A computed fold for a 107-nucleotide RNA from Pedobacter punctiformis, annotated as SAM riboswitch aptamer (S box leader). The source organism's lineage runs through Bacteria, Pseudomonadati, Sphingobacteriia, Sphingobacteriales and Pedobacter.
RNA sequence: UGCUUAUUAAGAAAGACGGAGGGAUUAGACCCAACGAAGUCUUAGCAACCUGUGCCAACAAGGUGCUAAAUUCUAUUUCUGAUUUAAUAUCAGAAGAAAGAUAAGUU
Numbered sequence: 001u002g003c004u005u006a007u008u009a010a011g012a013a014a015g016a017c018g019g020a021g022g023g024a025u026u027a028g029a030c031c032c033a034a035c036g037a038a039g040u041c042u043u044a045g046c047a048a049c050c051u052g053u054g055c056c057a058a059c060a061a062g063g064u065g066c067u068a069a070a071u072u073c074u075a076u077u078u079c080u081g082a083u084u085u086a087a088u089a090u091c092a093g094a095a096g097a098a099a100g101a102u103a104a105g106u107u
Stems, first nucleotide, its partner, number of pairs: 002106007013043005021032003026075004044067003049063002051060003071099001076096008
């Protein structure tokens, strides 16, 4: 780096340094931010993928991960309903996919 599988509407923040951006990417919307963004460090916490104990249930927390908003929302496909003579198109709803993230395995 690629591939496979699982999860992805739950949960959990303070301080110091820092000094203008951030919410993955593109577009749109929306939001966070000088009452201090990103980033780094310390401490604390959440969770339970791997791990350990255990027959199981369960418990623990060593390796990761995470600690604004659903992965912030939409984008693609299908279905349903409304507008329309019908199609297109628009709007609303539902399901799935893609992409991303994390873990484990593998290359």